[in-house]
RNA sequence: ACGCCUGUAGUUCAACGGUUAGAAUAGGGGUCUCCAAAACCCUUGAUGAGAGUUCGAUUCUUUCCGGGCGUG
Repeated sequence: ACGCCUGUAGUUCAACGGUUAGAAUAGGGGUCUCCAAAACCCUUGAUGAGAGUUCGAUUCUUUCCGGGCGUG
């Protein structure tokens, strides 16, 4: 340089183009306990950036940015 894949809570993953983007775990609070752990209940938190298509985009197209694999 070229080709392909990928980017969603702190982390690991979901989500036919259509309701409030959902779980697990982590964080915070509580119940329980002599105290703690475990267990249970409640709760905070996310679509890499821009443009386009569409009535409607996490999803489709495109540019850029980041990461990975491959070719030379």
Model confidence (mean pLDDT): 83 of 100. A computed fold for a 72-nucleotide RNA from Treponema ruminis, annotated as transfer RNA. Its Rfam family is "tRNA". It is annotated as a transfer RNA. The RNAcentral record of the sequence draws on ENA and Rfam.